[in-house]
RNA sequence: AUGAAACUAGCUCAGUGGUAGAGCAGCGAAUUCGUAAUUCGCGGGUCGUGGGUUCGAAUCCCGUGUUUCAUU
Numbered sequence: 001a002u003g004a005a006a007c008u009a010g011c012u013c014a015g016u017g018g019u020a021g022a023g024c025a026g027c028g029a030a031u032u033c034g035u036a037a038u039u040c041g042c043g044g045g046u047c048g049u050g051g052g053u054u055c056g057a058a059u060c061c062c063g064u065g066u067u068u069c070a071u072u
Stems, first nucleotide, its partner, number of pairs: 001071007010024004018055001026042005048064005
């Protein structure tokens, strides 16, 4: 330099056009003399970023940033 992949909750990951979820972690309650474990509940996101298409975009298109891989 060229090509490809990834980016979504604190972490690991789903979600391929109809207003975003799980597990773990965190917080609260129950239980216990207390802790752990267990059970129930709660909070946490402008989906890397800027535009475009669409009635509607995490999802489709274009640019751009970071990381990784391949080739030179």
This is a predicted structure of a 72-nucleotide RNA (transfer RNA) from a Gammaproteobacteria bacterium. Taxonomically the source falls in Gammaproteobacteria (Bacteria, Pseudomonadati, Pseudomonadota). The coordinates come from a structure-prediction model, not an experiment, and the mean pLDDT is 83. Its Rfam family is "tRNA". The family's RNA type in Rfam is transfer RNA.